[in-house]
């Protein structure tokens, strides 16, 4: 210098003016009034979207409901170890595949059982004879038998090389190699690895097919849930009207009321839940790391049909034009609604770290 791999960060800056939400403080007016509370208007101050606020895919906090204990069914996860409140997330590692490499991708069990495999092919699961090869019969055509070494098909055809053996062949036998099962020893927490021995000769693929094994899982969700509660309707008491018992009074029963008071549930509406938290930043320590702990510091949106905006100036970035000063244009994805941890998806530009390979120079 070139070609790559991988992990992060940022999401224009400053200022003026106008405006919106919320909190606090002041003023004014109104309502109820015992402290005082609520509301309208206005002034001042602080604060006011994101890396994904999104999809709502996974996990939790929180709330209500259900629940003795155990099992079945159903659902989920799936190499090992660690992290975490938890996870399908993250970190580290093992093995396999690809890459010269940095690195990327994959991941329980088909040697428990059942099942499946298009097309081609003779044959697709334990065997199988289309061609070929060999033997027998036959004058011959051909027929019968043996053979998986050779050809051909396929995504996949039942170990490889050599020797013996045979009619021809074949793990049929042997040697070596690959691979498998079992056992021992060694390293490792473990996945797994190395090595020695024995065995039989080979054990195919798919579990994102049923299934087996291990572990996990109650349901609904902030429209959860709780508190206050206008009006109308309801219940009760008192009072008043009228009527019955009874001619009158009392009593009692019933009736009725723009009457008074009380009560329960609860609609509209309001309040809480709801912003101090698995929190931010800095620093020190433990750990390879994810992460965890100590100390210090900070308080950082809370709307309810939903505020977070508009405009101007200067600077920065990108594009075009221009010798130049400069001029013109552009700047993404998107947007809180109970909160938090992840994953995934969208995204204009820009910046940084670590590492690999090739070439050149010293």
């Nucleotide at each position: 210098g070139g070609a790559g791999u991988u992990g992060g960060c940022u999401a224009g800056g400053c200022g003026g003016c106008c405006g919106c939400g919320c909190u606090c403080g002041g003023u004014u007016c109104c309502c109820a009034a015992u402290c005082u509370g609520g509301g309208u208007a206005u002034c001042g101050a602080a604060c006011g979207a994101g890396g994904a606020a999104a999809g709502u895919c996974c996990g939790g906090a929180c709330u209500c409901c259900a629940c003795a204990g155990g099992g079945c069914a159903g659902g989920g996860u799936g190499c090992u170890g660690g992290g975490u409140a938890a996870c399908g997330c993250c970190c580290a590692g093992g093995c396999g595949u690809g890459g010269c490499g940095a690195c990327a991708c994959g991941u329980g069990g088909c040697a428990a059982g059942c099942g499946c495999a298009a097309c081609a092919g003779a044959a697709a699961g334990c065997a199988a004879a289309c061609c070929g090869c060999c033997g027998a019969a036959g004058c011959a055509a051909u027929u019968c038998g043996g053979u998986a070494a050779g050809g051909g098909u396929g995504a996949a055809a039942c170990g490889g090389u050599g020797a013996g053996g045979u009619a021809a062949g074949a793990g049929c036998u042997c040697a070596c190699c690959a691979g498998c099962a079992c056992g021992g020893c060694a390293a490792g927490u473990g996945a797994c690895u190395g090595u020695c021995g024995u065995g039989g000769c080979u054990a195919g693929g798919c579990a994102u097919g049923c299934c087996c094994c291990a572990c996990c899982c109650g349901g609904a969700g902030c429209a959860a849930g709780g508190c206050c509660a206008a009006g109308c309707a309801g219940g009760g008491a008192u009072c008043a009207u009228c009527g019955g018992c009874u001619g009158c009074c009392c009593g009692u029963c019933g009736u009725c009321g723009u009457a008074u008071c009380c009560c329960a549930g609860g609609u509209a509406g309001g309040c809480c839940g709801c912003a101090u938290g698995a929190g931010c930043u800095g620093u020190c320590g433990a750990g390879u790391a994810a992460u965890c702990g100590g100390c210090a510091u900070c308080c950082c949106a809370g709307a309810u049909a939903g505020a977070u905006g508009g405009u101007c100036g200067c600077c920065g970035c990108c594009c075009g034009c221009g010798u130049g000063a400069g001029c013109g244009g552009g700047a993404a994805c998107a947007g809180a609604a109970u909160c938090c941890g992840g994953c995934u998806u969208a995204u204009c530009g820009g910046c940084c770290g670590a590492c690999u390979c090739c070439u050149c120079c010293c």
This is a predicted structure of a 362-nucleotide RNA (Bacterial RNase P class A) from a Nitriliruptoraceae bacterium. It matches the Rfam family "Bacterial RNase P class A". The family's RNA type in Rfam is ribozyme. Gene Ontology terms of the family: tRNA processing, ribonuclease P activity and dimeric ribonuclease P complex. The RNAcentral record of the sequence draws on ENA.